Model confidence (mean pLDDT): 75 of 100. Predicted 3D model of a 378-nucleotide RNA (Bacterial RNase P class A) from an Acidobacteriota bacterium. The gene name in the source record is rnpB. Rfam family: Bacterial RNase P class A. Rfam's curators write: Ribonuclease P (RNase P) is a ubiquitous endoribonuclease, found in archaea, bacteria and eukarya as well as chloroplasts and mitochondria. Its family is annotated with ribonuclease P activity, dimeric ribonuclease P complex and tRNA processing in the Gene Ontology.
């Protein structure tokens, strides 16, 4: 300096005028409010609402089943599918990135097309041999070569061998078993076994872990009008009578409606009509509501997530739902004049609703820090 890789912080500023929502404090009142002064007011993602918690109600004797989720190990958390720090296997020159990474020698499935064959094996082409002298016939060994496929029954090299073959040996691979290191995942190393075990589990299943549901419109309170419910009281509102009584039945009385046509009766219902009072509960309304698994700073511990100690700080709380608008100046980008400057446009993503952890998208700049790979200079 150019490429490049892993973070870490910022997220335009000052000032004026006009206004919007809590808060305090004083005055003033017709208790509804309303004047005045003070101080507060979005984000690193307040977003998806995708996980894991607090809280709140219901639900649940205690264990299984069935469902879903997770899936290397150790270790952080309140917890977690989060993260730190490792193993392990890919990519990268490298810094560094990427990975559901438990179990395919329990079982079942499926593995297109090609291709002899896709899984208790099997031969198209070749090599080697018979029949047969020959041949594009016919048999028989073989599985190295070629050929298909994403994938072909350990790799390489030597010996054998008619030709070949783990047939046999070396090295590597793999499987079993020891040993040593490490909490562990696992790594070195030895020994033995000719090789048994093709892939797929974000296929079904196995195993190991975890899991009751619903989300602040969760719940708690206080509670108007009008309707209906129970209770008391008044208006002559009943009253006799029978079944032992609640409770039923008959008669009489009360009231309504309709006949019929004026003061008596038919019929057909209703138990009434006012005040007060309990009590559910709906509109409203007050709580939950923001001080908390809290932020800053300094030690101390620990590779790291993270803890601990001590100081100091209070930071939105609306609900038909505010946090807005404009000027000016500066700053930053672009585009014109033109280079001293003047001019015009522009300001990322997006915006609180119960509250913390995370994760996962969106995102213009600018500011910085560790590393790496290459050039040049000295």
């Nucleotide at each position: 300096c150019a490429a490049g890789u892993a973070g870490a912080g910022u997220g335009g500023g000052c000032g004026g005028u006009c206004g919007c929502c809590g808060c305090c404090u004083g005055c003033c009142u017709u208790u509804g409010g309303g004047c005045a002064g003070g101080g507060g007011g979005a984000g690193g993602a307040a977003a998806g609402u995708c996980c894991g918690a607090a809280c709140a109600c219901c639900g649940c004797a205690g264990g299984g089943c069935a469902g879903c989720g997770u899936g290397c190990u150790u270790c952080c958390u309140a917890a977690c599918g989060g993260g730190a720090a490792g193993g392990g296997g890919g990519g990268g020159u490298g810094a560094c990135c990427c990975c559901a990474c438990g179990g395919a020698a329990a079982g079942u499935g499926c593995c297109a097309c090609a291709g002899a064959a896709a899984a208790c094996a099997u031969a198209c082409c070749g090599c080697c041999u018979g029949g047969u002298a020959a041949g594009u016939c016919c048999g028989g060994g073989u599985a190295a070569g070629g050929g298909u496929g994403a994938a072909a029954a350990g790799g390489u090299g030597g010996g054998g061998u008619a030709a070949g073959a783990g047939c046999c040996c070396a090295c590597c691979g793999c499987u079993u078993c020891g040993a040593u290191g490490g909490u562990g995942a696992c790594a070195u190393c030895g020994a033995a076994g000719g090789c048994a075990u093709g892939g797929u589990a974000a296929a079904c299943c196995c195993c190991a872990c975890g899991c009751g549901g619903u989300g602040c419109a969760a719940g708690a309170c206080c509670a108007a009008a009008u309707a209906g419910a129970c209770u008391c009281c008044g208006g002559c509102a009943g009253a006799g009578u029978u079944g032992g009584c609640c409770c039923g039945g008959c008669u009489c009385g009360u009231u309504c409606a309709u006949c019929c046509c004026c003061g008596a009766g038919a019929u057909g219902g209703a138990a009434c009509c006012g005040g007060a009072g309990u009590g559910g509960g709906u509109a409203g309304g007050u709580c939950g509501c923001u001080c908390g698994a809290g932020a800053g700073c300094u030690g101390a511990g620990g590779u790291g997530a993270c803890c601990c100690a001590g100081c100091u700080c209070c930071u939105a709380g609306a609900u038909g739902a505010a946090u807005g608008a404009u000027c000016g100046c500066c700053u930053c980008c672009c585009g014109c004049c033109u280079u001293g400057g003047g001019u015009g446009g522009g300001a990322a993503c997006a915006g609180a609703a119960u509250u913390c952890g995370g994760c996962u998208u969106a995102g213009a700049g600018c500011u910085u820090u560790g590393c790496u790979u290459g050039g040049c200079a000295g």